[in-house]
Notes:
This is a predicted structure of a 355-nucleotide RNA (Bacterial RNase P class A) from Spiribacter sp. RNAcentral holds the sequence, with entries from ENA. Model confidence (mean pLDDT): 78 of 100. Of the family's consensus pairs, 94% are formed in the model.
Parts: sequence; C1' cells; structure tokens
RNA sequence: GAAGUCGGCCGGGCAGCCGCUACGUGAACAGCGUGGAGGAAAGUCCGGGCUCCAUUGGGCAGGGUGCCAGGUAAUGCCUGGGCGGCGUGAGCUGACGGAAAGUGCCGCAGAAAAUAUACCGCCGAUGGCGUUCCUUUUAGGACGCACAGGUAAGGUUGAAAUGGUGUGGUAAGAGCGCACCGCGCGGGUGGCAACACUUCGCGGCAAGGUAAACCCCACUCGGAGCAAGACCAAAUAGGGGGGCAUACGCGUGGCCCGCGCGGCUCCCGGGUAGGUCGCAUGAGGUGUCUGGUGACAGGCAUCCUAGAUGAAUGGCUGCUCUCGACAGAACCCGGCUUACAGGCCGGCUUCCACU
Repeated sequence: GAAGUCGGCCGGGCAGCCGCUACGUGAACAGCGUGGAGGAAAGUCCGGGCUCCAUUGGGCAGGGUGCCAGGUAAUGCCUGGGCGGCGUGAGCUGACGGAAAGUGCCGCAGAAAAUAUACCGCCGAUGGCGUUCCUUUUAGGACGCACAGGUAAGGUUGAAAUGGUGUGGUAAGAGCGCACCGCGCGGGUGGCAACACUUCGCGGCAAGGUAAACCCCACUCGGAGCAAGACCAAAUAGGGGGGCAUACGCGUGGCCCGCGCGGCUCCCGGGUAGGUCGCAUGAGGUGUCUGGUGACAGGCAUCCUAGAUGAAUGGCUGCUCUCGACAGAACCCGGCUUACAGGCCGGCUUCCACU
C1' cells in the first nucleotide's frame, strides 16, 4: 500500500422569529424560565417486572426447549468451551439428545431403498443332462451344456447400496482367515463437563437415511393483559332501609277490618358520564477502581434525562458543510429479528514493496 475479517460510534451544525406540549413561578388558558423521540421508538417473536383472576395434592392431555459449563430477575438471549462444516488465515457457521423401543416415509432411476435382493457378469466344486473321447467298464475320468444351484469381486442406478486396502483362500467368491487402516464396547490418562488422547484389552464388525415425521427420553410451562387494575364520583332512572301521614285512589272475586301499592322526607349502597392514580428513581445512566479469559458482578463518586389521552416534539428564514438514510414514544425493562444515505475509530489476518 492492497484485499479481508471482527468490534464500537455518529446519524447535519449554528443563529433568529412564530407555534405545540409537560413542569415550575404566577390571580391568570397572560408573561417568564426549564425539559421535549430512536438506534432501531418498528415487528410484537421470546423472557421478566407490575396488576387482576385462578390455585390442597397428584395424574392425563397439550405447548416449549434440547452438546457442555457459566452469566442473568429471566430467556429460545449472551459469554467461554467441545464436536461437525467452510475459509491460506483473522474468523464464520450448525433445532448439535435418541434411528439397537416401536410405527411411518424414501419421487425418478436402479436387480435391490431394507426381515434385503440378483439385471449384466463370474462360477458351476456338488447334483443333473449330453458326448463319435479315455480307462482297470453295473462304474470312474475328461470334455461340453448352463437345468438345479453358488456368488456379490467387477459393471449398471442413485443424494444415499450393508466398512477400506492388500494378501491368503476358493469352482468362483465373500471378514471366510490374516495384516494394516477405520469402527464399536471396556479399561486407563487429562478435563467440573461436553469431549479428547491411548504403544492396553475384547469384538470380524452385529440394524442405510429421515425425529423443523409420529414417537421416546430429560428439563420446563396456570390464565389474561395498563382498555391490566385501584380510587373519587354527578344528573336521570332504578334498588334497600328508617321516619311521617293513613285524608284519598287502586288491589285483596261483593262488603267491613286489616294488609299491600301509590305520597312526603332522611339515610345507605351499586353502576354510568367525568376525574385522579397507575405513569416516569429505574434489574437506571456516566466516570473510576477491584474480581473474572469473557458474558458479568461488586465498591465509590456523580447525574435525573419526554410522559400525552384527539394524543406535544413543528414551521419559516439566514449562514455553513461532506447536502443529510431508515424511521417517530403510549406501563416499564432485558433480548432477538427486520429497515438504514453517508461517514468515523480501533483490534486482527493474508499478500506485495521498501528499510
């Protein structure tokens, strides 16, 4: 210098004028002062706080997660590690438990896609059949056929075909035997563990793939969500109770008494409109020190930083630069995912050149 990889940050600036909104001051809806979107405020996909409801205990069903260890309030997140895959490398990446519990599925091609099987091929030792051959002639040998049969070495198909190479062996072959490699189980060593290593022992090796197919195993999960929920509380109508009146009307099958309803007044409670809270001090931010590889944890100092409910955060102008992306809170927080013009900083890797 070039190419790459990982991590972090910024997201126009300054000024003036006019507005909006919250809070403070104020008699005031005046005036003045102060604050006023984001890294994702988004998707609402996970996990928690908070609130109400439910809840003796256990089981079934259903959902979620799935290598190991740690972090955390918690997680499906994060950190570190293991194993597999990719990359020369920095580094990236994996729903990464079980296929010897059972069931299902595996298009096309191919003999065969799983209790294996046999299209071409090879063999035909053994049995069978045949011969104008041979012999020691009720038989045997040799040769031939490929009928029974043997074989899976080679060929062919496929994403995938029942360990690989060599050698012995055989009629031809085959872990059929053996050597090496690989594999499984056990032991040993290292590691908290996943797992790794092994000059040790055993086993010829015994079941291809698929579990984001059912399923099995382990762990785990109550429901609804701030329109949660709590409080204050009209008018009108209705409800409950007390007192007064019992003059009148109605009902009690016709009459009387009695009783009930209708009247006046006071009290009580529920609900609606409306209002207040929830609602901005929090698993909080910044700096620094300590522990830890790290996620993170702890100590000290310091800061307070939007809070609406028709719902604010805007408009105009001037100067300037590299000419400005994606996009806007609605109970809060931790993650993940997705969108994003342009720019800045740092660690590391590979290659080239020079000293």